This is a predicted structure of a 111-nucleotide RNA (SAM riboswitch aptamer (S box leader)). It matches the Rfam family "SAM riboswitch aptamer (S box leader)". Rfam's curators write: The SAM riboswitch is found upstream of a number of genes which code for proteins involved in methionine or cysteine biosynthesis in Gram-positive bacteria.
RNA sequence: AUCUUAUCAAGAGAGGCAGAGGGACUGGCCCUGUGACGCCCGGCAACCAUUAGGCAACAUUGCUUAAAAAGGUGCUAAUUCCUGCAGGAAUUUCAUCCUGGAAGAUAAGAG
Numbered sequence: 001a002u003c004u005u006a007u008c009a010a011g012a013g014a015g016g017c018a019g020a021g022g023g024a025c026u027g028g029c030c031c032u033g034u035g036a037c038g039c040c041c042g043g044c045a046a047c048c049a050u051u052a053g054g055c056a057a058c059a060u061u062g063c064u065u066a067a068a069a070a071g072g073u074g075c076u077a078a079u080u081c082c083u084g085c086a087g088g089a090a091u092u093u094c095a096u097c098c099u100g101g102a103a104g105a106u107a108a109g110a111g
Base pairs, nucleotide, nucleotide: 002110003109004108005107006106007105008104013041015040016039017038021031022030023029025084027082028081042076043075044074047072048071050067051066052065053064054063055062056061080103085100086099087098088097089096
């Protein structure tokens, strides 16, 4: 780098360092020196791992409920900020809404 599965409408600091850009990409629209991005600390969550119970199978195990969060990640402006392809609803015009997909992100696994 690639493939598979699950999730993506909730949640999270008026702290320190540093110093100009950032929100993946397209087109928008935004955030930013009343200091962004990043790093540290704090926090949120609970995917894996952990503990206890239930169900199934019984070879390894799988599913599920609850708890805790000291372990491995992750996240901490805006719905994954909206959108990009397809279908549908509504409308005199402009504006709008719904469903699915693509792309992306994260986790676990495969190779």